[in-house]
This record gives sequence, C1' cells and structure tokens, in this order.
RNA sequence: UACCAGGCUAGGCCGGGGGUAUUAGGCGUACCCCUAUUACCUGAAACUGUCUAGAUGCAGGGGCGACAGCUGGGGGCGGAAGAACGCAUUACUUCAGUCCUGUUACAAAGCUGUUGAAGUCCUGUCCUCCGGGAUCGGAGGUGGUGCACCUCCGUCCAAAGGGAUGGAAGGGCACCUUUGCCAUGGAAAACCCGCCAGGCCCGGAAGGGAGCAGCGGUACCAUGGACUUGCGAUGCUCGGAGGGGUGCGGGAUUGAGGCUUGUACAGGGGAAACUGUGGUGGUACGGGAACCCAACUCCAGUGGCCUGGUA
Repeated sequence: UACCAGGCUAGGCCGGGGGUAUUAGGCGUACCCCUAUUACCUGAAACUGUCUAGAUGCAGGGGCGACAGCUGGGGGCGGAAGAACGCAUUACUUCAGUCCUGUUACAAAGCUGUUGAAGUCCUGUCCUCCGGGAUCGGAGGUGGUGCACCUCCGUCCAAAGGGAUGGAAGGGCACCUUUGCCAUGGAAAACCCGCCAGGCCCGGAAGGGAGCAGCGGUACCAUGGACUUGCGAUGCUCGGAGGGGUGCGGGAUUGAGGCUUGUACAGGGGAAACUGUGGUGGUACGGGAACCCAACUCCAGUGGCCUGGUA
C1' cells in the first nucleotide's frame, strides 16, 4: 500500500417528484395525482412553523451503518406539451362544365301570312327649346286747353250788407285726348265745394251777409264687373324647329315568307346559382414528433476511523 474479517460513528440514509393553495421567495402543515422501498416514532403549524437564491423544513428521540452520498454517462414508468399527417366540414379563389347568347346548317311539329310575311320609307306616341291660346292669380286707374261763374290771395275804393282789379290753389262748365270706365254701399272731425231750416248779424225798411244741424257733390274707401298689363302659374290645348326611336298606333311601297321548339359545328359572355379538379386559410375529431420535467435503475470514478490477519 492492497485485500479479508470484526467493530465504531463524525459522512450519509430512514423516501422522491408534479400540481392546487399560500409566500417577497424556498420548504412544511391542508388537498389532489404519479412512483419506489425492510425502511422510523413524538410535537406544533392554512398559517403566531422554519429558512434566505449556499433558502429544498423546524424541535426532541431512535434505527441502519461507510452501505450511502457526490460527479459524469446510458436507459427510463409517468407527467406536461403538442408538429407532420389522415378524415370531415367551411370560406375565398384558378380552371372546366352546367348556364346565358348570336350566326350557319338540318329535321319534324306547331302558329302565322295574297283579308298581304320579312324588309324599306314617312309619321304619332316620348324628350328639349321656341311661339301662341285657354283657365286661374297678381298689379293698375290718362292727360291737356279755355272761361274768371263760385270760394280763396294781394291791391285800391267806399253810404252797411259791399264794389273794382290782378293772380290762379279748390270747385263748376265746355272742348279735345286717352284702354283708363260702370254699378252698389260708405265717406270730409279739422282749412274741400254747393244748397242752407232754426237761430245770429247789417239795415228805418226793402233787402242782404256769415253760417250750425241737415241734405247733395267730390277727394278717398270697400265689394263686384269690364278694360289694360315685355307680371306669374298649370295633370289643359295648338303650331314650329331639333333630338330620339325598344315597344305600340297610323299611312305608303314591295311581293312570299316569317316566328317558336330541338339537334350539330365552330364562336361570344361572365350577372347569379350549381357541379367537379386544384390552391390558400379556418374549425372539429383522430394522430402523435421535437423540447421540458422526472420516480426508478445500470456503468465508471471517488468514497472516514479503529483492531486483527494475509500478501
């Protein structure tokens, strides 16, 4: 130094893992699941237990006994996770077909046609513009000249009420012009006009004057009618020009076909829907790879102390 036997207790073991919960976080008590042994006892703890990323329980007692444990490698029950792939279904999409459609040809059937097929021309219906009519509504109410007859203003005169003269607003009359008139009703309180009872005033009287009420007229108002209007409107209507033209109506020309259904060839279309072949994506079911955790197990290395024996 190595091996063997006996003994010892200080290394170590007397289970491990995943999850719920809790925690700043790790273990443990509570609960669930998987797994391995001959394999512990007592006490407290769902939270006042214990520890600190060197955390993988704490306190006390006991058993085994260098076995173990640790390091590296292999296998790996089980757990979690879920790819390829299969099948079903669905959405979108390419292509093709069904589908729609025109020409040509063929066959049969039917319908229609000399009481006139197909075709062609004109025209109306339709649209736009323009010009009229009708109906309804709106808007509107001419201007001038002359007379000085009445009122009024100015001037002058005077024996009262007044007279003369000039002006020209209101009224009146006449004529002309304008499409600008008619009827009915109302209407001037105050400085519109006329006639003015009563009463008042001037006057000797006669006769006159202003002027209230009332009456009449006018400006003006209302209603209706007529008239005018380069005003407006319309389920109306006429004409002209242009546009348009699938269908329908009318007229003319022409003179024997036309239309529907089916089949075939090649062609066109892609609006919708359906069928089929592909592509992409989603969903359900089956399936189970990679990766991760991991009981247990195998191999190698390492592996305390004492006594005796052997080499």
RNAcentral holds the sequence, with entries from ENA. The RNA shown here (Archaeal signal recognition particle RNA) has 311 nucleotides and comes from a Thermoplasmata archaeon. It matches the Rfam family "Archaeal signal recognition particle RNA". A reference for the family is Batey et al. (2001), "Structural and energetic analysis of RNA recognition by a universally conserved protein from the signal recognition particle", J Mol Biol. Lineage of the source: Archaea > Methanobacteriati > Thermoplasmatota > Thermoplasmata. Model confidence (mean pLDDT): 75 of 100.